[in-house]
Molecule: transfer RNA
Organism: bacterium
RNA sequence: GGUCCCAUAGUCUAGGGGUUAGGACUCCGCUCUUUCAAGGCGGCGACACGGGUUCGAAUCCCGUUGGGACCA
Repeated sequence: GGUCCCAUAGUCUAGGGGUUAGGACUCCGCUCUUUCAAGGCGGCGACACGGGUUCGAAUCCCGUUGGGACCA
């Protein structure tokens, strides 16, 4: 340098055109307990960035950035 893959919350992850963006851990509150931990219930928090296609994009396309694999 070329080709391909990946990017969703503090961490891990589901979703591949119409979802209130789901789950686990963390965090916060309540509950339970003599207290703490564990458990139960509830709550906060996310689509890397720019553009395009579309009535509608986290999802499809292009580019940028970052990471990875292969080739040279």